Predicted 3D model of a 105-nucleotide RNA (Guanidine-I riboswitch aptamer). The model forms 100% of the base pairs in the Rfam consensus. Model confidence (mean pLDDT): 84 of 100.
RNA sequence: AAAUUUGUCCUCUAGGGUUCCGUAGCGGUAACGCCGCUGGUCUGGUCCGAGAGAGGACGCACAGCCAAGCGGUUGUGUCCACGGAGGGAUAAAAGCCCGGGAGGA
Numbered sequence: 001a002a003a004u005u006u007g008u009c010c011u012c013u014a015g016g017g018u019u020c021c022g023u024a025g026c027g028g029u030a031a032c033g034c035c036g037c038u039g040g041u042c043u044g045g046u047c048c049g050a051g052a053g054a055g056g057a058c059g060c061a062c063a064g065c066c067a068a069g070c071g072g073u074u075g076u077g078u079c080c081a082c083g084g085a086g087g088g089a090u091a092a093a094a095g096c097c098c099g100g101g102a103g104g105a
Stems, first nucleotide, its partner, number of pairs: 007058006015048002020045002022042001023039007059078008080100001082103001086098003
């Protein structure tokens, strides 16, 4: 000076909006029911959801034990991580995806 790697998945959380449900307001109606319209500057349920959040499984590495061997099993480790603007998907938005990207250190 340049380049590369830093596993995969599941459950959940911070967060996110508004298709559906609920809810609030308004209107129709004999009707607190039903129907329609509007509201996410409506706590919520469904829903989306983290590389830089949590937990788990598998995988991987090393070590012990068992086994003739294939292999099995137990333990430990699996680090670090500042970050736009812009664009994209879905009903819509986002810490989602582009992206451990650009850039910075």